Context: one part of a larger RNA
RNA sequence: GCCGGUGAGUCUUUAUUAACUGCCAGUUUAAUCCGUUUUUAGCGGGGAAGGCGUAGCGAAAGCAAGUCUUAAAAGGGCGAUUAGCAGUUGAUAGAGGACCCGAAACCGGGUGAUCUAUCCUUGAGCAGGGUGAAUUCCGACGAAAGUCGGGAGGAGGCCCGCACCCGUUAGUGUUACAAAACUAUGGGAUGACUUGAGGUUAGAGGUAAUAUGCCAAUCGAACCCGGAGAUAGCUGGUUCUCCCCGAAAUAUAUUUAGGUAUAGCCUUGCCAUUUACUCCAGGGGUAAAGCACUGGAUGGAUAUUAAGAGCUUGCUUUUGGUAUCCAACCAAACUAAGAAUACUGGAGGAAUUAUUGGCAGGAGUCAGUGUCUGGGGGCUAAGCUCCAGAGGCAAAAGGGUAACAUCCCAGAUCUUCAGCUAAGGUCUCUAAAUAACCGCUAAGUUUUUAAGGAAGUCAUCGUCCUUAGACAGCCAGGAGGUCGGCUCAGAAGCAGCCAUCCUUGAAAGAAAGCGUAACAGCUCACUGGUUGACGGAAGAUGGCGCCGAAAAUUCAUCGAGGAUAAGUGGUUUACCGAAGCUAAGAAUUCCCCGACGUAAGUCGUGGGUCUGGUAGGGGAGCGUUAAUAACGCGGUGAAGGGCCGAUGUAAAUCGUGCCUGGAGUAUUAUUAAGUGAGAAUGCCGGC
Repeated sequence: GCCGGUGAGUCUUUAUUAACUGCCAGUUUAAUCCGUUUUUAGCGGGGAAGGCGUAGCGAAAGCAAGUCUUAAAAGGGCGAUUAGCAGUUGAUAGAGGACCCGAAACCGGGUGAUCUAUCCUUGAGCAGGGUGAAUUCCGACGAAAGUCGGGAGGAGGCCCGCACCCGUUAGUGUUACAAAACUAUGGGAUGACUUGAGGUUAGAGGUAAUAUGCCAAUCGAACCCGGAGAUAGCUGGUUCUCCCCGAAAUAUAUUUAGGUAUAGCCUUGCCAUUUACUCCAGGGGUAAAGCACUGGAUGGAUAUUAAGAGCUUGCUUUUGGUAUCCAACCAAACUAAGAAUACUGGAGGAAUUAUUGGCAGGAGUCAGUGUCUGGGGGCUAAGCUCCAGAGGCAAAAGGGUAACAUCCCAGAUCUUCAGCUAAGGUCUCUAAAUAACCGCUAAGUUUUUAAGGAAGUCAUCGUCCUUAGACAGCCAGGAGGUCGGCUCAGAAGCAGCCAUCCUUGAAAGAAAGCGUAACAGCUCACUGGUUGACGGAAGAUGGCGCCGAAAAUUCAUCGAGGAUAAGUGGUUUACCGAAGCUAAGAAUUCCCCGACGUAAGUCGUGGGUCUGGUAGGGGAGCGUUAAUAACGCGGUGAAGGGCCGAUGUAAAUCGUGCCUGGAGUAUUAUUAAGUGAGAAUGCCGGC
């Protein structure tokens, strides 16, 4: 891992409630006793003790269809005008292990020091080599103490290093040789050394040169058994079928936040009820708007005021403040005014499957999520976060979007090799127009983005110039006062400051640029000529394009091929396209009608309607084991097993089939459950 077996809402009791059964103003026995049988039990009979009900009110005495309150109620509270009791079954709740498995722990009683820690008793072991303490002897020196030299001596938690003990570093090993080893290397090796045997200390404890170490491969408190099915607001699992309905992820509270209670939303039963929609009538202070108010904020005028400057000393001017007026604005905490929706009331008003309310039984939900709209927070960031509204997913399949819970279309009862459509599409992949007409795009734009940039191109709009000759080109002029004044070394149109006139003229700036040290020089503005166009100049608006445009595994930003339309804007007609709609048939829920029936209910070529679904509620069934009864089958072959076939909406059932098997067993009715397996890192077995 697979296969087989086994494996989880049970039982007792007490309540509540629904259905049914018995009796009924009553109902019912409990313990227990007697009889009987197939004697842990059942059946029949006794047993009225007690319970519940038939009357309530009051704390009570007590009174009583009333009573209590009170001095008394005129009042008020609770009652009265009747239905219960017992049982069976289902559902739920409480108490119990209470659906099953699962802790770490806690407590009690015991077992352990053959491992290891300390200690006790008694034994054992330590090759060889080195160093050479005390002490002492001899010699020399010395007054002595003593010093020096030589010899003897043999100390040491001394040195090197076997045995022995340890385990430093590295490698190997890592389903190992081994649940801690091997190889090399390393530390101690006469000592606080190592070691044999026997003993001591026990878990709220021991022992410990303290490492929370060790106490039998287990130690922040050993192990075994028991309390014990500890508890687990936590995780996992929870076994047959079909039909009807179908949620929530919110509020409030919570030592509460992944739990729970009540409400909300779902379901079942009963009793009521009006809604959806249309019309009419309301109140509002949101959006937009506006600026009278509250504030903000821009320009101008006037008045006034403060400070400064000028000088003619009472006027001018600069800057700022305040007020008024004019004009253009801004606001969640501004509004003279003000929608749409929404909400409230009234009237009309189809429908079984529309609405709402009440009572009673059963729930689940309290982690939501993305999209659009209105907002708060944030960076008008987030697949961000927090509210409100809508419709989805959750719990929704189908078609589209290349793929894609949440987007668009559309809500799957079943069958059909029928039809029509939605979104979206119609060159090929790929079902359907290489459709029609009018435009645009030249960028493969389509098939990624901005500020910004550009004689891209199409369309629209005014303005100006133009045969009295436009625009561009070419030819010519572009002067004089004057080198304006100042400044300056110089300043001559062209460093800078001030002024910016006049003349001649067709025109020509006290000069728009280049240039010079300064001049000079070259252009421009402006003017004339030449040329001969319905054209030209500068702008504005819109459409589609261009640049801006860089990423890490070839293309890799159309799904692909590829396309100049098969791109894009508009108009039109066809067609394709879904589990939508239609057609035909079948089944189901609920309602109505009809028939039968006392009723429950059953039936109908009847009518209408309905049938996605998680948590969850409700309904109806299938199958297994056993009991009782009835009726069957079976050695002329039961159950079980294998293969095949048939039937039913499903669980399943049947075979008058074949093979195997070798002794029991089917059906119907009623009853009772150790009653259904794929999951629990389930348990047991096999391979």